[in-house]
RNA sequence: UGUUAAAAGCAAACUGUCCGAAAGGUCAGGACGCAAAGCUUAAGAACCUAACGACCGGUGGAAAAAUCGGUUUAUGGUAGUCAGUUGCCAA
Numbered sequence: 001u002g003u004u005a006a007a008a009g010c011a012a013a014c015u016g017u018c019c020g021a022a023a024g025g026u027c028a029g030g031a032c033g034c035a036a037a038g039c040u041u042a043a044g045a046a047c048c049u050a051a052c053g054a055c056c057g058g059u060g061g062a063a064a065a066a067u068c069g070g071u072u073u074a075u076g077g078u079a080g081u082c083a084g085u086u087g088c089c090a091a
C1' cells in the first nucleotide's frame, strides 16, 4: 500500500425472543455486505432519542393536585457515520 491468492473471521435487512420511555441493545435464525464490519464513548467530531429536570400554554378548579401539548436538554445511544488504536496474509 492492498484483497490477487490462501487460511481465517464478522454479520445488514428481516423474523422470533428478552431489556429499554425511546433511540437502541441481548440471544437464536438469516446473509446485505465488510481489508479491520477486531477493540475504544464526558474529557475527538458528527448524528439519533428525550425519560428525569427546566420553561411555556391548555384542561381542571377557590386554590392546589392531576392531566394534555410544545420548546429545551444526555447523564442514554450509533464503532456497519467518520475518527483513535491493535492485528492476519501478500507485495
Stems, first nucleotide, its partner, number of pairs: 001090002009034002014029003018025002032080001038085003044082002046078003053072007
Record summary
The RNA shown here (c-di-GMP-I riboswitch aptamer) has 91 nucleotides and comes from a mouse gut metagenome. RNAcentral holds the sequence, with entries from MGnify.